Overview
Model confidence (mean pLDDT): 83 of 100. A computed fold for a 73-nucleotide RNA from an Elusimicrobiota bacterium, annotated as transfer RNA. NCBI's taxonomy places the organism under Bacteria, Pseudomonadati, Elusimicrobiota.
RNA sequence: GGGUGGAUAGCUCAGUCGGUAGAGCGCCAUGCUGAUAACGUGGAGGUCCAGGGUUCGAUUCCCUGUCCACCCA
Numbered sequence: 001g002g003g004u005g006g007a008u009a010g011c012u013c014a015g016u017c018g019g020u021a022g023a024g025c026g027c028c029a030u031g032c033u034g035a036u037a038a039c040g041u042g043g044a045g046g047u048c049c050a051g052g053g054u055u056c057g058a059u060u061c062c063c064u065g066u067c068c069a070c071c072c073a
Base pairs, nucleotide, nucleotide: 001072002071003070004069005068006067007066010025011024012023013022019056027043028042029041030040031039049065050064051063052062053061
């Protein structure tokens, strides 16, 4: 230098044809309990990497950039 994949909640990751974003763990509260464990119930938490474009509408499609991993040279 060229190419491929990835960037979504505190962490690990889903999100199948574009339509007001989810799970597990963790956190908070509560029930149960001898118990701050386990289990049950409820809740908080995200400008979906950034900037443009297309569209009535974009995490999703297109362009550019940044960062990470891998392949080729």